[in-house]
RNA sequence: CACCGAACAGGGCAAACCCGCCGCGAGACGGGGACGCAAAGUUUCCGGUCUCGAUAUUUGUACCCACAAUGGGAUUCGAGACAGCGGGGCCGCCGGU
Numbered sequence: 001c002a003c004c005g006a007a008c009a010g011g012g013c014a015a016a017c018c019c020g021c022c023g024c025g026a027g028a029c030g031g032g033g034a035c036g037c038a039a040a041g042u043u044u045c046c047g048g049u050c051u052c053g054a055u056a057u058u059u060g061u062a063c064c065c066a067c068a069a070u071g072g073g074a075u076u077c078g079a080g081a082c083a084g085c086g087g088g089g090c091c092g093c094c095g096g097u
Base pairs, nucleotide, nucleotide: 002097003096004095005094012037013036017032018031019030020029022027035084041090042089043088045087046086047085048082049081050080051079052078053077054076062075063073064072065071
């Protein structure tokens, strides 16, 4: 340095939920609490999911959801959120090869 692993050692983080607080919202922050995590450290670069707004369409073609019928949705653009959705970048403890 690379790969592998979480047995050893020191440990670390903290889901859901509850309380407080901020936000239109997704959600963030603080406290409690542990479902789990060898990167559940960090970074929105790529995909994905979610939120808000604008605009378009008015049943015609196509797409998505549901489907018995009937329906619903921007599928476009902009702005956000999620790093514990996946991939990538950067940093990193212990041990083995």